[in-house]
RNA sequence: GGAUCCGUAGCUCAGUUGGCCAGAGCGCCCGGUUUACAUCCGGAAGGUCGUAGGUUCAAGUCCUACCGGGUCCA
Numbered sequence: 001g002g003a004u005c006c007g008u009a010g011c012u013c014a015g016u017u018g019g020c021c022a023g024a025g026c027g028c029c030c031g032g033u034u035u036a037c038a039u040c041c042g043g044a045a046g047g048u049c050g051u052a053g054g055u056u057c058a059a060g061u062c063c064u065a066c067c068g069g070g071u072c073c074a
Stems, first nucleotide, its partner, number of pairs: 001073007010026004019057001029043004050066005
């Protein structure tokens, strides 16, 4: 330099024929249970969906450029 895949919550990820509130598990916090801790149960918080544009009535999802990371080729 070329090809290809990925980027969504603190972590691991789902969401891919575009459609009505963006989710799960773990973790953090609060409460219950316990003498206490753990386990278990309930609840709450936490997201500019990598960045910027474009298409569309509507974009995490489609298109373009860029940024970062993985793999392969040279």
Molecule: transfer RNA
Organism: Candidatus Woesebacteria bacterium